[in-house]
Context: one part of a larger RNA
RNA sequence: CCGUGUCGAAGGAACUCAACAAAAUGAUCUUGUAACUCUGGGAGAAGGGGUACUCUCCUAUCUGUUGAUUAGGAAAGUGACACAUACUAGGGGGUAACGACUUUUUCUUAAAAACAUAGGGCUCUGCUAAGUGGUAACACAAUGUAUAAAGUCUGAAACCUACCUGGUGUUAGAAGGUCUACAGGAGAAGUGUGAUAAGCUUUGAAUGGUAGCCCCGAUAAAUCACAACGGUAACUCUAAUUGUGUUAAGGUAGUGGAAUUCCUUUUCGCAUAAGUUGCGACCUACACAAAUGGUGUAAUGAUUGCCCCGUUGUCUCCGACAUGGACCCG
Numbered sequence: 001c002c003g004u005g006u007c008g009a010a011g012g013a014a015c016u017c018a019a020c021a022a023a024a025u026g027a028u029c030u031u032g033u034a035a036c037u038c039u040g041g042g043a044g045a046a047g048g049g050g051u052a053c054u055c056u057c058c059u060a061u062c063u064g065u066u067g068a069u070u071a072g073g074a075a076a077g078u079g080a081c082a083c084a085u086a087c088u089a090g091g092g093g094g095u096a097a098c099g100a101c102u103u104u105u106u107c108u109u110a111a112a113a114a115c116a117u118a119g120g121g122c123u124c125u126g127c128u129a130a131g132u133g134g135u136a137a138c139a140c141a142a143u144g145u146a147u148a149a150a151g152u153c154u155g156a157a158a159c160c161u162a163c164c165u166g167g168u169g170u171u172a173g174a175a176g177g178u179c180u181a182c183a184g185g186a187g188a189a190g191u192g193u194g195a196u197a198a199g200c201u202u203u204g205a206a207u208g209g210u211a212g213c214c215c216c217g218a219u220a221a222a223u224c225a226c227a228a229c230g231g232u233a234a235c236u237c238u239a240a241u242u243g244u245g246u247u248a249a250g251g252u253a254g255u256g257g258a259a260u261u262c263c264u265u266u267u268c269g270c271a272u273a274a275g276u277u278g279c280g281a282c283c284u285a286c287a288c289a290a291a292u293g294g295u296g297u298a299a300u301g302a303u304u305g306c307c308c309c310g311u312u313g314u315c316u317c318c319g320a321c322a323u324g325g326a327c328c329c330g
Stems, first nucleotide, its partner, number of pairs: 001325008010316002014314001019311001027051005036041001052078003056074005061068002079083001091309007098301002104114001119154005125148001131140003158295003167223002169219003173215001176214003182208002187203005228244004254288001255285001267281004
């Protein structure tokens, strides 16, 4: 000096990204227990008190009149700094974010707010089902049959889920247009013959015409989208109101400096002597927003932020000791 431990004056998080680590709490009996709440919980909430030994008595049981036993209870007394005396053995409370929950995950740096989930919606499928594997036979789906199976999104329950079908997609459409899928075969060229012709080979116009596309409807818990510039009220400011052009329609409820706010440490309030964090508001939302779900909650979490109590060598500021190494001397 390092590893592992023990103890520590006064203070008690001043340490630090962060109370990381350590300390503290801890058993059992009893008392007592808040907000909130889906009335189940929250809850071991929190916060108090008892616990050893001696003796006497009581209750229960057995024995059968006197004792014993284990179990329980009451009173009196005794000793120690300390009586669950060692080991073992929850720290607690408040508030917010996210995910409802139990569960799952990166074997070997990530356990989470990610996945899953019950519940909800949409689409497809009538059985030789759709869907999937295979060139095929065939197989799975399923020895199932729409209360089923497949695909996709959301993610308990509560209150809700506004507007847009113009683009893209999907779906529907006995008309019309287009159409080198296909049908068609005028004509032409070559060959053929002594010369024609037939035949054969190649090329090929008109014309007809399917799917698709154009066209025309539907559809947003399909993919998306959800504006701009002016004026206006007896101080000022603001604009219920109004004008213009424009769009398929112009962001509704709710939330909002947010896990989303650039300017920004916004501004105001609370908390501190002092708070870029935290909580509560404001709304000027660079660039929230409604199943790519919106909003607020009980319960829950080795999740994340902040505050408080207890506790401590984390620290002020380090010291001593034990033990095993390193190291030094022989």